[in-house]
The prediction has a mean pLDDT of 76. Predicted 3D model of a 349-nucleotide RNA (Bacterial RNase P class A). Rfam family: Bacterial RNase P class A. By type it is a ribozyme. Of the family's consensus pairs, 94% are formed in the model.
RNA sequence: CAAGUAAGGCAGAUAAUCGCGGCUGCAGGCGUCGAAAGACCGCAGACGAGGAAAGUCCGGGCUUCACAGGGCAGGAUGCCGGUUAACGGCCGGUGGAGGCGACUCCAAGGACAGUGCAACAGAAAUGUACCGCUAUUGGAAGCAAUAGUAAGGGUGGAAGGGCAGUGUAAGAGACUACCGCCUGGCUGGCAACAGCCGGGGCACAUGUAAACCCCAUCCGAAGCAAGACCGAACGAAAGCGUUGACGUGGCCCGCCAGCUUUAGGUAGGUCGCUGGAUCUGGCUGGCAACAGCUAGGCUAGAUAGAUGAUUAUCCAAGACAUAACCCGGCUUAUAACCUUGCUUGAUAA
Numbered sequence: 001c002a003a004g005u006a007a008g009g010c011a012g013a014u015a016a017u018c019g020c021g022g023c024u025g026c027a028g029g030c031g032u033c034g035a036a037a038g039a040c041c042g043c044a045g046a047c048g049a050g051g052a053a054a055g056u057c058c059g060g061g062c063u064u065c066a067c068a069g070g071g072c073a074g075g076a077u078g079c080c081g082g083u084u085a086a087c088g089g090c091c092g093g094u095g096g097a098g099g100c101g102a103c104u105c106c107a108a109g110g111a112c113a114g115u116g117c118a119a120c121a122g123a124a125a126u127g128u129a130c131c132g133c134u135a136u137u138g139g140a141a142g143c144a145a146u147a148g149u150a151a152g153g154g155u156g157g158a159a160g161g162g163c164a165g166u167g168u169a170a171g172a173g174a175c176u177a178c179c180g181c182c183u184g185g186c187u188g189g190c191a192a193c194a195g196c197c198g199g200g201g202c203a204c205a206u207g208u209a210a211a212c213c214c215c216a217u218c219c220g221a222a223g224c225a226a227g228a229c230c231g232a233a234c235g236a237a238a239g240c241g242u243u244g245a246c247g248u249g250g251c252c253c254g255c256c257a258g259c260u261u262u263a264g265g266u267a268g269g270u271c272g273c274u275g276g277a278u279c280u281g282g283c284u285g286g287c288a289a290c291a292g293c294u295a296g297g298c299u300a301g302a303u304a305g306a307u308g309a310u311u312a313u314c315c316a317a318g319a320c321a322u323a324a325c326c327c328g329g330c331u332u333a334u335a336a337c338c339u340u341g342c343u344u345g346a347u348a349a
Stems, first nucleotide, its partner, number of pairs: 001345009012314007020048002023045004028041001031040003050320001054331002057329005062223004074219005079093005094108001095106004109214002114212002116208003130153002132149007161179002164176003180202001181200008227271004236262005243257002246254002278297008315318001
């Protein structure tokens, strides 16, 4: 320098004007509401979206309901260890796959519990002889029949452990070595697993479990429009008789109104609501995920829903996209630019 690989940063900048949101402070009673406090209105101040705020896929906090214990159904997960509030996340390992390498990827239990499926091709897809090979019999011969044979050919994604030899009529784990597989032990490791030594000729007879299924582990349901509190008006119920109208000229009583109270919880309001498994720096432990200690910071909280517009200057010419209870992850979208580690190759010293 080129190609690659892994991790990370940034997400236009500055100034002015107008405007929006909640907060804090101040001021006027001139205006509106109110008994008042106060609210609206005014002025000033600092603050005001993201790395994904998104999809709502997984996990937790919180809330209400349910719940003796256990089971069924259903769903999720599936090598080992760690981490965490928890997870299907993350970290570190094991095994497997890809790459010269840095490195990347993997839903990685069970196919001797049972069931299903394997199109087309092929003789045969689980027990099969099509071609071929060999033997016997028949035939003058081409050849035919019967039997043996999975070494060779052909079909297929997959064909009965592989490969070399012995052996044989031809063959065959029939036998032998090596590899594989199964199995017993020893050593190392917390473990997954790895290495070594021995045994078994392998009927332990194909694949598929992101087919049903089996095994193990985990899971109560619904979600902030959750939910808690206050609560008009209208209507309802109860009470009162010192009030009024009517039945009635008068009384009891009834009824209508009036007044008081209560239940309910609509309109509306308050809380939930943002100070938290929080952020930033440092130190300590750990390979790491992460944990602990310490110093400092406070960084939207609306309820029809606020971040915008205009102008000027600059250059690298600005992508994807806008909170709605909160947090940890995953996934997806994302212009241009920048940084660092490592790998391979080339060149020069």